[in-house]
RNA sequence: AUGAUGGAUAUCGGGAGAUUUCCCGUUUAUGCGGAAGCCGAAGAAGCAAGUCUUCCGUAAGUCAAGUCGGCGGAGGAUGAAUCUUUCAGGCAAAAGGACCGAAUCCGGACA
Numbered sequence: 001a002u003g004a005u006g007g008a009u010a011u012c013g014g015g016a017g018a019u020u021u022c023c024c025g026u027u028u029a030u031g032c033g034g035a036a037g038c039c040g041a042a043g044a045a046g047c048a049a050g051u052c053u054u055c056c057g058u059a060a061g062u063c064a065a066g067u068c069g070g071c072g073g074a075g076g077a078u079g080a081a082u083c084u085u086u087c088a089g090g091c092a093a094a095a096g097g098a099c100c101g102a103a104u105c106c107g108g109a110c111a
Base pairs, nucleotide, nucleotide: 006106007105008104009103011102012101013100014099019036021035022034023033037091038090039089043087044085045084046083050078051077052076053075054074055073056072057071058070061068
């Protein structure tokens, strides 16, 4: 001097889906009460393989010994998402919005 993977962000840009449904009353639409119908990309929850572990059974191998290893069965723990649930949230616009890009900062692989 260059600045990888990675991390952070009250920053900037992009960013989907689904009834401006019906009823009552009423408000300057979006507010309040009720009724059905929907969406998944805030958040939240669930788990597959695998890994670890407990118990039971077991031919050859091993051992004093189902003792060790392997194998089979039954449990427990851990275990991801854009999958699932639809609790929450949402279903004109606005707001929000997983995620992506840029920028800035942290960091310091490498030469």
The prediction has a mean pLDDT of 78.
A computed fold for a 111-nucleotide RNA from a Clostridiaceae bacterium, annotated as Glycine riboswitch aptamer.
The sequence was found by an Rfam model in a public genome assembly.
The organism belongs to Clostridiaceae, within Bacteria.